[in-house]
Bacterial large signal recognition particle RNA from a Fusobacteriales bacterium, 263 nucleotides, folded computationally. The sequence is in RNAcentral, with records from ENA. Rfam family: Bacterial large signal recognition particle RNA. By type it is a non-coding RNA gene.

RNA sequence: CCAUACUAGCCGGGGAGAUAGCGGUGCCCUGUAUCCACAACCCGCUUUAGUGGAGGUGAAUCCCGUACAGAGGGGAGUUUUAGUUUAGCUGGGUAUUUUUUUAAUGUUGAGAAUAGAGUCCUAUACAGCGAAAUAGCAGAAAACCGUGUCAGGUUCGGAAGGAAGCAGCACUAAUUUGUUUAUUUCGGGUGUUUUAGGAGUGCUCUAUUUGAGUUAAAAAAAUAAUUCCGUAAGGUAAAGCUUUCUCGAAGUUCGGUGUAUGG
Numbered sequence: 001c002c003a004u005a006c007u008a009g010c011c012g013g014g015g016a017g018a019u020a021g022c023g024g025u026g027c028c029c030u031g032u033a034u035c036c037a038c039a040a041c042c043c044g045c046u047u048u049a050g051u052g053g054a055g056g057u058g059a060a061u062c063c064c065g066u067a068c069a070g071a072g073g074g075g076a077g078u079u080u081u082a083g084u085u086u087a088g089c090u091g092g093g094u095a096u097u098u099u100u101u102u103a104a105u106g107u108u109g110a111g112a113a114u115a116g117a118g119u120c121c122u123a124u125a126c127a128g129c130g131a132a133a134u135a136g137c138a139g140a141a142a143a144c145c146g147u148g149u150c151a152g153g154u155u156c157g158g159a160a161g162g163a164a165g166c167a168g169c170a171c172u173a174a175u176u177u178g179u180u181u182a183u184u185u186c187g188g189g190u191g192u193u194u195u196a197g198g199a200g201u202g203c204u205c206u207a208u209u210u211g212a213g214u215u216a217a218a219a220a221a222a223u224a225a226u227u228c229c230g231u232a233a234g235g236u237a238a239a240g241c242u243u244u245c246u247c248g249a250a251g252u253u254c255g256g257u258g259u260a261u262g263g
Stems, first nucleotide, its partner, number of pairs: 001263006009057003012030004020046005034054005063256003067252002072247005077241006084234004089230001091229002094224012111210009120198004125193001126191002129187007136179005146171004154163003
């Protein structure tokens, strides 16, 4: 150096999370690199860190180490967006008071005080509207089982004269139509109304007392409250930046590493 047969090793790796720590199942990223059983309020181990078993490959492109690389993940920082907590912060806005200017109004009485009334609510009386019923007046209305009169016809009688009684006519009943007046009942977004009770100082009016301001707008000042806007200080979520820290697969480079037999 070659051949054969074995053995060590290898048959994926990594991130976050969890864990005293390690690995696994589960999630995620790379990538194609055996199988069975166990396994997340978990399974098995202890710095030698999955356990138990079966199989394949096998001393090198495949195992081990160094260096280069940089898929992907995590942390910090920073920017933007969204929503959230706290602080009246001599901020804005809001409210009250005072001053000035302008306009209107006011001794034909501003404003204030007192008293009363209206507007509001509930009920009540009256009027009126609508509906219904009753009464009066007029009309319609009965084949027979309503009244009166009863042609014809029927019937009694020797006759004279009677009896019942259909149709028709008239009246009337139940019922029904109309009209005017009156009464009763019911109803209401009716009323320049009555009476009584309640509510209320928001608005309007009247009387008495007093006697000069009142209202609107703008500007300035002061005071009070409020998280509506702004401001300040926090913390939450999402996206970006490549600024930084950390872990880190595939891949590339350079090296390293057995046993036995035979030639």

Model confidence (mean pLDDT): 76 of 100.
The gene name in the source record is ffs.